Model confidence (mean pLDDT): 82 of 100.
A computed fold for a 72-nucleotide RNA from a Candidatus Saccharimonadota bacterium, annotated as transfer RNA.
Rfam family: tRNA. It is annotated as a transfer RNA.
The sequence was found in a public genome assembly.
RNA sequence: CGGGUUGUGGCGCAGCUUGGUAGCGCACCCAACUUGAUUGGGUGGUCGCAGGUUCAAAUCCUGUCAGCCCGA
Numbered sequence: 001c002g003g004g005u006u007g008u009g010g011c012g013c014a015g016c017u018u019g020g021u022a023g024c025g026c027a028c029c030c031a032a033c034u035u036g037a038u039u040g041g042g043u044g045g046u047c048g049c050a051g052g053u054u055c056a057a058a059u060c061c062u063g064u065c066a067g068c069c070c071g072a
Base pairs, nucleotide, nucleotide: 001071002070003069004068005067006066007065010026011025012024013023020055028042029041030040031039032038033036048064049063050062051061052060
C1' cells in the first nucleotide's frame, strides 16, 4: 500500500440476505417466598464515527476509525 472480516446496553451474541417499534442470555436494581441453580417486576443501547438515498436506515450506498487475517 491492496484485499477480506469483525464493530449492536456492563459482558457474550442475534437481527442485515428481504429497509417498517432494538431483541436474547448473563449481569445489575426492587419485591416476595419455600432463602435458591427460586418466582415476579424493572433500569440500561438512537447499532464504531461522518455523510448520502428513502415516507422510513442497525439493515442500502460513499467515506473514515479500530481490532484480527491474507498478500505485497